[in-house]
SAM riboswitch aptamer (S box leader) from Cytobacillus firmus, 99 nucleotides, folded computationally.
Its Rfam family is "SAM riboswitch aptamer (S box leader)". Its family is annotated with regulation of gene expression in the Gene Ontology. For this family Rfam cites "The S box regulon: a new global transcription termination control system for methionine and cysteine biosynthesis genes in gram-positive bacteria" (Grundy and Henkin, Mol Microbiol, 1998).
RNAcentral holds the sequence, with entries from MGnify.
RNA sequence: UCUUAUCAAGAGAGGCGGAGGGACUGGCCCAGCGAAGCCCGGCAACCGGUAAAGUACACGGUGCUAAAUCCAGCAGAGCAGAUGCUCUGGAAGAUAAGA
Numbered sequence: 001u002c003u004u005a006u007c008a009a010g011a012g013a014g015g016c017g018g019a020g021g022g023a024c025u026g027g028c029c030c031a032g033c034g035a036a037g038c039c040c041g042g043c044a045a046c047c048g049g050u051a052a053a054g055u056a057c058a059c060g061g062u063g064c065u066a067a068a069u070c071c072a073g074c075a076g077a078g079c080a081g082a083u084g085c086u087c088u089g090g091a092a093g094a095u096a097a098g099a
Stems, first nucleotide, its partner, number of pairs: 001099007012040001014039003020030003024073004041065003045062004049057003069092001074089006
């Protein structure tokens, strides 16, 4: 980089740490009643494993642990017609498995 699948479920009032974080842009949020990051804990989505197995375990490999992938970003449809609202499909992104 490409392909496929999934993205409205789930998960700490712990320790270290100290100011930022939510991909990008615009919003809107979270944050010294402590951000990021690390450790521990937890969850259980994908692959593997085990088990009398359309489920369970969390054992191995990843992943995740505010808000729908926080919302929108492009196109179409409906409503309202001043800003706007709803739905569908894309794009982008994330994760897994494969190439």